RNA sequence: GGGAGAGUAGCUCAAUGGAUAGAGCAACCGCCUUCUAAGCGGUCGGUUGUGGGUUCGAGUCCCGCCUCUCCUG
Numbered sequence: 001g002g003g004a005g006a007g008u009a010g011c012u013c014a015a016u017g018g019a020u021a022g023a024g025c026a027a028c029c030g031c032c033u034u035c036u037a038a039g040c041g042g043u044c045g046g047u048u049g050u051g052g053g054u055u056c057g058a059g060u061c062c063c064g065c066c067u068c069u070c071c072u073g
Base pairs, nucleotide, nucleotide: 001072002071003070004069005068006067007066010025011024012023013022018056027043028042029041030040031039049065050064051063052062053061
């Protein structure tokens, strides 16, 4: 240089173009316990990498850019 894939919460990941983008772990609060851990209940946490386009409607489709991974030279 060429090709392919990925980017969503602090972390790991979901989400058929259509309701308010969800789950587990973590954090915080409570219950339980003599205390801690474990367990149980709840709360918080999101510019869906970035800029455009298509559409009544985009995390999802299209294009550019950025970052990462793999293959190839």
This is a predicted structure of a 73-nucleotide RNA (transfer RNA) from Pleurocapsa sp. PCC 7327. It matches the Rfam family "tRNA". By type it is a transfer RNA. About the family: Transfer RNA (tRNA) molecules are approximately 80 nucleotides in length. Its mean pLDDT, the model's own confidence on a scale to 100, is 80. The gene name in the source record is tRNA-Arg-TCT-1-1.